[in-house]
Molecule: transfer RNA
Organism: Candidatus Gracilibacteria bacterium HOT-871
RNA sequence: GUCAGUGUAGCUCAGUUGGUCAGAGCGCGGGAUUCAUAACCCCGAGGUCGGUGGUUCAAUUCCACUCAUUGACACCA
Numbered sequence: 001g002u003c004a005g006u007g008u009a010g011c012u013c014a015g016u017u018g019g020u021c022a023g024a025g026c027g028c029g030g031g032a033u034u035c036a037u038a039a040c041c042c043c044g045a046g047g048u049c050g051g052u053g054g055u056u057c058a059a060u061u062c063c064a065c066u067c068a069u070u071g072a073c074a075c076c077a
Stems, first nucleotide, its partner, number of pairs: 001073007010026004019057001028044004050066005
């Protein structure tokens, strides 16, 4: 340099052939239980879905550009 993948909660990830509230596990806070701690159980907080723009009545989802990252190939004595 070329091609492809990935980016969603603090972490690991799911999701939707465009539509009603954006989710799970772990973690975090509170409660319950216990002599106490852990485990189990109940409740809660936390996201403008990498960024910008476009299409649309409506975009996490489609399109363009862009940023980060991973892989393959190429280049390089």